[in-house]
Molecule: RNase P RNA; transfer RNA
Organism: Vitreimonas sp.
RNA sequence: CCAGUCGGCUGGACGGCCGCGAGCGCAAGUCCCGAAAGGGCGCGUUCGAGGAAAGUCCGGGCUCCACGCGGAUACGGCGGCGGGUAACGCCCGCCGGAAGCAAUUCUAGGGAUAGCGCCACAGAGAACAGUCUGCCGAUGGCCGGCGAAAGCCGGCACAGGUCAGGGUGAAACGGUGGGGUAAGAGCCCACCGCCGCGACUGUAAGGAAGCGGGCACGGCAAGCCCCGCCGGGAGCAAGACCGAAUAGGGAUGCGCGCAGCGCACGCUGCAAGCCCGUCCGCGGGUUGCAUCCGGGUUGGUCGCGAGAACCAUGCGGCGACGCAUGGUCCAGAGGAAUGGUCGUCGCCUCGGCAACGAGGAACAGAACCCGGCUUACAGGCCGACUGGCGUU
RNA sequence: GAGCCCGUAGCUCAGUCGGUAGAGCAUCUGACUUUUAAUCAGAGGGUCGCGGGUUCGAAUCCCGCCGGGCUCACCA
Numbered sequence: 001c002c003a004g005u006c007g008g009c010u011g012g013a014c015g016g017c018c019g020c021g022a023g024c025g026c027a028a029g030u031c032c033c034g035a036a037a038g039g040g041c042g043c044g045u046u047c048g049a050g051g052a053a054a055g056u057c058c059g060g061g062c063u064c065c066a067c068g069c070g071g072a073u074a075c076g077g078c079g080g081c082g083g084g085u086a087a088c089g090c091c092c093g094c095c096g097g098a099a100g101c102a103a104u105u106c107u108a109g110g111g112a113u114a115g116c117g118c119c120a121c122a123g124a125g126a127a128c129a130g131u132c133u134g135c136c137g138a139u140g141g142c143c144g145g146c147g148a149a150a151g152c153c154g155g156c157a158c159a160g161g162u163c164a165g166g167g168u169g170a171a172a173c174g175g176u177g178g179g180g181u182a183a184g185a186g187c188c189c190a191c192c193g194c195c196g197c198g199a200c201u202g203u204a205a206g207g208a209a210g211c212g213g214g215c216a217c218g219g220c221a222a223g224c225c226c227c228g229c230c231g232g233g234a235g236c237a238a239g240a241c242c243g244a245a246u247a248g249g250g251a252u253g254c255g256c257g258c259a260g261c262g263c264a265c266g267c268u269g270c271a272a273g274c275c276c277g278u279c280c281g282c283g284g285g286u287u288g289c290a291u292c293c294g295g296g297u298u299g300g301u302c303g304c305g306a307g308a309a310c311c312a313u314g315c316g317g318c319g320a321c322g323c324a325u326g327g328u329c330c331a332g333a334g335g336a337a338u339g340g341u342c343g344u345c346g347c348c349u350c351g352g353c354a355a356c357g358a359g360g361a362a363c364a365g366a367a368c369c370c371g372g373c374u375u376a377c378a379g380g381c382c383g384a385c386u387g388g389c390g391u392u
Numbered sequence: 393g394a395g396c397c398c399g400u401a402g403c404u405c406a407g408u409c410g411g412u413a414g415a416g417c418a419u420c421u422g423a424c425u426u427u428u429a430a431u432c433a434g435a436g437g438g439u440c441g442c443g444g445g446u447u448c449g450a451a452u453c454c455c456g457c458c459g460g461g462c463u464c465a466c467c468a
Stems, first nucleotide, its partner, number of pairs: 001388010012345007020048007029041001031040003050363001054374002057372005062235004068282005075231005080094005095109001096107004110226002115224002117220003132166002134162003139159002141156006174192006193215001194213004200207002239302004249293006257270005272287005295467003307329001309328008347360005393464007402417004411448001419435005441457005
C1' cells in the first nucleotide's frame, strides 16, 4: 500500500428570547370548572425521550385469584461442559463438528442396539437389500472328441459362483495399492479410515500415546417418541378507594336431597354439584354455578417513580461479573408536554480559485417497571487482528 | 396495553402426519354465428408475504421479520 476479520463509542455543541408538561417552595380568593368526588388559576426554582423508547419474542419484579400434600399422567419449554445472574431460551470461557490459507465465523450439539414411521423420482436393488448389463465355468448337468478304463480336451450357459467393472441415486453395506482366484471378494497383506479397550491428562464436556479387532453398526428425532431438567393462572384494561347512576331483572342447562336440634329464622353433620389443570388417595373451600339477553356509567384519586439505579476510583476474576468506598437524584400525565425562533460554531451536498452563498440533518419517539434477545438506523470516531506485496 | 388468527395465479379458495403446486371465475387463441353473447376445444399465467435454518428434498417443519384482520372497560 492492497485485500479482509472482529470489537467498542457517538447519535450535533453553546448562548439569548418565547412557549408546553411535572415536582418543590412561597403566595392566595365571597376566584374558576364540576352534580359530586375532585381538579385548576399567580410568582420563583429544578427537571423534562432512546440506543433502540419499537416488535411484544423470552426471563423477572409488582398486583389479584387459587393456595394442601403424595403418586401417576397430560400439555408447554429447555438440552455439549463449567461459570455469571434475581432469573432466562441471555451472557462469558471452553470442548466437539463444519467453513476459511489465516484473523475469524457458524453450530436446536442428549438418545437411531427402547419402539413405531418415512426415504419421492431414477435404479436390478433403498434397509439385517440386490444379479439389469457384465465376469466365470472351479463344482454339478448336457453335448461332442480321444481313450480299454480311470480320466483328459473342447463346447453350451441349465443349475450355480460373484459384487470387482458399467449404470441409477442425496444415500448402494469401507478407500487406495499389491497378492490371490475359474472369476471375484478383508479372502490375505501394507497404509488410511472405522470399532473396542485405554496408560496419562482435564473440575467437566473431552483429549490421548499405545494395544486389540478384518469391519460388524445407512440417514431423518426443527416426524411420533424415549431420557433428564424446569413450569399454578391471569395481567396496570392487574388491583385499592371515592363519587354518580340503574331493574340486585329475565331465559336456558345442571344442582337444590336426608338426618338431628329448634315454634320459626337458623345451626350442625352426611350426601350431591362446582372449584383447587386432569385422574387416584386422603384433604380443603363454597351453597349455587355456567352461558346468554336486558339495565346503568363512560367521572376522580392512588397504584406511579430512590433503584436487581447511575457515575468515579480501587480490588478480585482470562472473561461475563462481583465486592468495597465516595458521590448524584435523573421525565412521568389524559391518546395529547418534551417545542419554536435567532445568533455563533461543527458535519454533508451543490456552486465558487478563495472569501462566501444556497440547501440539508438517519432510525425513530416513553406510558407499571427492570434484565435480555430481535429488528430499524444518515454520518462520524477509536481500538485489536489476519493474509499478500514492496522498502529498510 | 393485552390476547388470538390469516397471507397460495388478476379474484375466490383447495393442497399442511415433506416428494415435479391445483380447481372455479377471469384473460388470450381457435371453432360455431352475418356479428356479439352463450357453448365447445386449447393455451398462457405462481419469488406459495419476505429472509435464514433443518433435510437428499420445504407451500408444508423450526426461527426471525413484514402486512392485514378480530376480540378484550367498569357497576349492579